[in-house]
Transfer RNA from Orycteropus afer afer, 58 nucleotides, folded computationally. Its mean pLDDT, the model's own confidence on a scale to 100, is 82. It matches the Rfam family "tRNA". It is annotated as a transfer RNA. The organism belongs to Orycteropus afer, within Eukaryota.
RNA sequence: UGGCUUAGUGGUUAAGGCAUUUGGCUGCAAACCAAAAGGUUGAUGGUUCGAAUCCAUC
Numbered sequence: 001u002g003g004c005u006u007a008g009u010g011g012u013u014a015a016g017g018c019a020u021u022u023g024g025c026u027g028c029a030a031a032c033c034a035a036a037a038g039g040u041u042g043a044u045g046g047u048u049c050g051a052a053u054c055c056a057u058c
Stems, first nucleotide, its partner, number of pairs: 003018004011049001020036005042058005
C1' cells in the first nucleotide's frame, strides 16, 4: 500500500480481510455461497540490470 485495514524488507503477474456492485438462495430481508470492479505502493530525487522494499529531502 484500493473506500477502510493488514501482508509482502531487492527479482518476473502487488496478496488477503472488511466494505461496495452483480448473480444464486429466500415469500421479502438477513445470514450464507459464487463472481466482479476498485492500486501510478504519500510526493520528488537518487542507488541498482531490476525498488513497495535501500538512501536523501518534504